[in-house]
RNA sequence: AGGCUUGUAGCUCAGUGGUUAGAGCGUUGUGUUGAUAACGCAAAGGUCGACGGUUCAAUUCUGUCCAGGCCU
Numbered sequence: 001a002g003g004c005u006u007g008u009a010g011c012u013c014a015g016u017g018g019u020u021a022g023a024g025c026g027u028u029g030u031g032u033u034g035a036u037a038a039c040g041c042a043a044a045g046g047u048c049g050a051c052g053g054u055u056c057a058a059u060u061c062u063g064u065c066c067a068g069g070c071c072u
Base pairs, nucleotide, nucleotide: 001072002071003070004069005068006067007066010025011024012023013022018056027043028042029041030040031039049065050064051063052062053061
C1' cells in the first nucleotide's frame, strides 16, 4: 500500500428497512436472612464508531473516514 472482517449499555453479545433497540453478567435500591452469599422484584445506564447519500422511514442498505483484528 491492497483485500477481507468487526464496531450496539460498564463487560460479553443478539437484533432487524417500520411500534417504545434487547439479553446475560455487572451496578443501585428493595424483599428475604441473625448477617452474608444465593434467590425474587424493581430501577438506572445507549448520540447503535464519525460525517454524508438512498428511502415516506436507516442501528440495518450504501460512500468516505477513524479504530481493532486477519491475510497478501

The prediction has a mean pLDDT of 81. The RNA shown here (transfer RNA) has 72 nucleotides and comes from Neochloris aquatica. Taxonomically the source falls in Neochloris (Eukaryota, core chlorophytes, Chlorophyceae, Neochloridaceae). Rfam family: tRNA. By type it is a transfer RNA. The RNAcentral record of the sequence draws on ENA.